Notes
The RNA shown here (Glycine riboswitch aptamer) has 73 nucleotides and comes from a marine eukaryotic metagenome. Rfam family: Glycine riboswitch aptamer. Gene Ontology term of the family: glycine biosynthetic process. From the family's description: This family represents the bacterial glycine riboswitch. The prediction has a mean pLDDT of 81.
């Protein structure tokens, strides 16, 4: 890596447009795709990990998506 199977959270919230599929914006929230940021220790600086911490992206019925976890190649 690649196959299976399992996998959280959070408004099917408001407005407007629409070819009723969806799109674009307000407000409110979530942390388990990606990204940032830092205790020790190192030091002038740079440097420095996570399931901590922002929440830019991303997400907040169902579907998709999923960090991870199992088992097979």
């Nucleotide at each position: 890596c690649c196959g299976u199977g399992g996998g959280a959270g959070a408004g099917a919230u408001c407005c407007c447009a629409g070819u009723c599929a969806u799109g674009g914006g307000g407000c409110a929230c979530c942390g388990a795709a990606g990204g940032c940021g830092c205790a020790a220790c190192a030091g002038c600086c740079c440097g420095g990990a996570a399931a901590c911490g922002c929440u830019c992206a991303g997400g907040u019925a169902a579907a998709a998506g999923g960090a991870c976890c199992a088992c097979g190649g």